[in-house]
RNA sequence: GGGCUCUUGGCUCAGUAGUAGAGCACCCGCUUUGCAAGCGGGGGGUCGCGGGUGCGAAUCCCGCAGAGUCCA
Numbered sequence: 001g002g003g004c005u006c007u008u009g010g011c012u013c014a015g016u017a018g019u020a021g022a023g024c025a026c027c028c029g030c031u032u033u034g035c036a037a038g039c040g041g042g043g044g045g046u047c048g049c050g051g052g053u054g055c056g057a058a059u060c061c062c063g064c065a066g067a068g069u070c071c072a
Stems, first nucleotide, its partner, number of pairs: 001071007010024004018055001026042005048064005
C1' cells in the first nucleotide's frame, strides 16, 4: 500500500428499509432472621463520523476514522 470482515445501552450480541431489542450488569419492589438465588417493575443508546438515494435508512450507496485478519 491492497483485499475481506466488523463498529448498535456499561459488557456480549440480535435486528439486513416501516415504533431500536435481548441476555448479563445497575436501580426499586416481593420473598428471607439475613445473604444469595428466584419473580415483578424501572432507568440507560442522536445505531463510529460526514454526506447521498428514497415517502421512510441501524439496514442501501460514497467518503473518512477505528479494530481484526490475510496478501505484498

Transfer RNA from a Candidatus Martarchaeota archaeon, 72 nucleotides, folded computationally. It matches the Rfam family "tRNA". Rfam classes the family as a transfer RNA. RNAcentral records the identical sequence in 5 taxa. The coordinates come from a structure-prediction model, not an experiment, and the mean pLDDT is 84.